[in-house]
RNA sequence: AGCCGAAGCUCCGCUUGGCAGCGGGGCGCGGGGGAACCAGAUGGCCGACCAGGCCGGGGGCGAAUCGCGGUGACUUCCGCGUAGCGCAACUUUCUCAGCGCGAGCCCGUCAGCUAACCCCGCAGGUACACAGAGAGA
Repeated sequence: AGCCGAAGCUCCGCUUGGCAGCGGGGCGCGGGGGAACCAGAUGGCCGACCAGGCCGGGGGCGAAUCGCGGUGACUUCCGCGUAGCGCAACUUUCUCAGCGCGAGCCCGUCAGCUAACCCCGCAGGUACACAGAGAGA
């Protein structure tokens, strides 16, 4: 210096011989909650009804969903696909062929949208280089 990703730039304090480290700000980037209007409709069981209780749930970040099989069923594990996502060296668009990913984590019975307002994150990982055309720099 490049790539995935929101995860970059910078200032102050403590500390040190210095680097590192810890803490707190600003700009920038990203995420969540949260009116009106609009949208939506609250499952099952117990309880005479209500109150109440029990059992199912539901939601968020992210490309990472959904099928089929291994299996008579569940979990785990494995395989084949798949919605979707990424890469190719100045940037971008199109075309062609190719190489990969298609995970994981969180909230805790509760959240649609949502102005004001409120809250949170700025990590982690990574080593490949195809070609043609257009535009720009």